[in-house]
Molecule: RNase P RNA; transfer RNA
Organism: Armatimonadota bacterium
C1' cells in the first nucleotide's frame, strides 16, 4: 500500500423557534376543563418472546412416577438461567483467529430404504485354488477350501508392503490406526505420554433410553381494594360408592357441591405500576452552525437477568497474511 | 400483553426418517347435433424460508417469516 482476525465503543452535537405528554406549584373555571411557570421524556437492540429470576394467586400438604431442561475439565460471578477467565479433545483456515446439542454404542431395546449373494454374532454372485467322477478335448456335474481381487453400497471383519500357501487369510514379520489391559510417568481434572496383548466390523442417543444435576403449577388480561348491579332464576348432568381440588397418573389430605346450555343484571375507579410512562397509548418538527453527510435497524406497556435476530456509517486499540522500498 | 396451534399442487387435506400423493380444479381424447355429466389420459410441487444431525429430512432439531384461536 492491499487483503483480513479479534476485542471495546458511538450510532448524533449545540442552539433558536414552535409542538405533544405525564409530574409539582400557582391562576381561572360553567368543574368538563384551561392558563402560566419549572422540571422528567425510547434502545443498543426497547424487537423475536427463546430460558431464568422477582411479584401475585392457586389451601402456610405434601410424597412418588411420568414429563421437560441441561451435559468436556479447573476456576471465579450469579438466587437461578447464565456469563467470564484458563485448559483439554474434534472440526476449519497459509496465518491472525473461529466453530463444537463435547456424558454413555461393551447396560438393554429399535433403525440401517434401494442395490447387492451377504447389512450383523455376517456373507460363497462373479473368480481363484482342490478332490471325485464324466468326456476325445473344450469344458461339464457333485463336493470342498478361500474374504486376496471384481461387482453392490452411505457403511463389507483394520491400511500398505514383504513372507507364505494348491490357492488365500494376522497365517507370520515391519511400519501406521484403533481396542483391552497395565502404568511407582506428567497434570487438580478434562486428558496426554509409555509399555504388553495380532486382541481387530461398523454408523444413528438432534431413536427409545441409561447415568449426573435442575424444575410444583399458572400468569399483570396475574391478582387485591373500593363503587355499581342482582333472582343465586330455569332445564340437564355429576356427586359422600367421596365432587370440585397444587391444574399429567397414583398415593396421601380434606370435607360438599361441581359442570354445561338458557335467561337477566353490572361491565366504573384505584392499587399492581417504576428517578419516561399511559389506557387510545406522548417522546416531535422546522431553521441556523460546524462537518464528507446526517442516511441504518427499529421505537417502551409490570420489572430485572440472559439467549436469539436486525442494523447505514464512524471511531480507538491489538494482531495476521501479500507485495514494494529503505 | 400472555399463552396455545397451523404452513405440503390452483383449492381443501393425507403422508410422523427410505422413489411426495388423494379429492376437486386445469388441459387433452372419447361420448353428444351442442353443452353438463361420464369414461380414458395429461401436466402441475423451492414440502413458507435458512441451517445443523444423519448414508439419507417433508418428517428430528435451531433459528427466522406468516397465519389462526383462546384469555379482560
Nucleotide at each position: 500500500c492491499g487483503a483480513g482476525u479479534c476485542g471495546g465503543c458511538c450510532g448524533g452535537g449545540u442552539g433558536a423557534c414552535g409542538g405533544c405528554u405525564g409530574c409539582u406549584g400557582g391562576g381561572c373555571u360553567u368543574c368538563g376543563g384551561u392558563c402560566c411557570a419549572g422540571g422528567g421524556g425510547a434502545g443498543g437492540a426497547a424487537a423475536g418472546u427463546c430460558c431464568g429470576g422477582a411479584c401475585u394467586u392457586c389451601a402456610a400438604a405434601g410424597a412418588g412416577c411420568g414429563c421437560a431442561g441441561u451435559g468436556c475439565c479447573c476456576g471465579g460471578c450469579g438466587c437461578a438461567a447464565g456469563c467470564c477467565g484458563g485448559g483439554g479433545c474434534g472440526g476449519g483456515g497459509c496465518g491472525a483467529c473461529c466453530c463444537g446439542a463435547c456424558g454413555g454404542a461393551a447396560a438393554g431395546u429399535g433403525c440401517c430404504a434401494c442395490a447387492g449373494a451377504a447389512a450383523c454374532u455376517a456373507a460363497a454372485c462373479c473368480g481363484u485354488c482342490u478332490u471325485g467322477g464324466g468326456g476325445a478335448a473344450a469344458c461339464c456335474c457333485a463336493g470342498g477350501a478361500u474374504a486376496a481381487g471384481g461387482g453392490u453400497g452411505a457403511a463389507a471383519a483394520g491400511g500398505u508392503g514383504a513372507g507364505g500357501u494348491a490357492a488365500g487369510a494376522g497365517c507370520u514379520c515391519a511400519c501406521c490406526g484403533g481396542a483391552a489391559c497395565c502404568u511407582u510417568g506428567g497434570g487438580u481434572a478434562a486428558c496426554c505420554g509409555g509399555g504388553u496383548u495380532g486382541c481387530c466390523g461398523g454408523g444413528c442417543a438432534a431413536a427409545c433410553c441409561c447415568c449426573a444435576c435442575u424444575g410444583g403449577a399458572a400468569g399483570c388480561a396475574a391478582g387485591a381494594c373500593c363503587a355499581a348491579a342482582u333472582a343465586g332464576g330455569g332445564a340437564g348432568g355429576g356427586g359422600a360408592u367421596g365432587a370440585g381440588g397444587c391444574u399429567g397418573c397414583u398415593c396421601g389430605c380434606g370435607g360438599a357441591c361441581c359442570c354445561u346450555c338458557c335467561g337477566g343484571g353490572u361491565u366504573g375507579g384505584u392499587c399492581g405500576c417504576a428517578u419516561a410512562g399511559a389506557c387510545a397509548a406522548a417522546u416531535c418538527g422546522u431553521c441556523a452552525c460546524a462537518c464528507a453527510a446526517a442516511g441504518a435497524c427499529a421505537g417502551a406497556a409490570u420489572c430485572c437477568g440472559g439467549c436469539u435476530u436486525a442494523c447505514a456509517g464512524g471511531c480507538c486499540g491489538a494482531c495476521u497474511c501479500g507485495c514494494c522500498u529503505g | 400483553g400472555c399463552g396455545g396451534g397451523a404452513g405440503u399442487a390452483g383449492c381443501u387435506c393425507a403422508g410422523u426418517g427410505g422413489u411426495a400423493g388423494a379429492g376437486c380444479a386445469u388441459c387433452u381424447c372419447g361420448u353428444u347435433g351442442c353443452c353438463a355429466a361420464c369414461g380414458a389420459g395429461a401436466g402441475g410441487g423451492u414440502c413458507g424460508c435458512g441451517g445443523g444431525u444423519u448414508c439419507g429430512a417433508a418428517u428430528c432439531u435451531c433459528g427466522u417469516c406468516u397465519c389462526c384461536c383462546g384469555c379482560u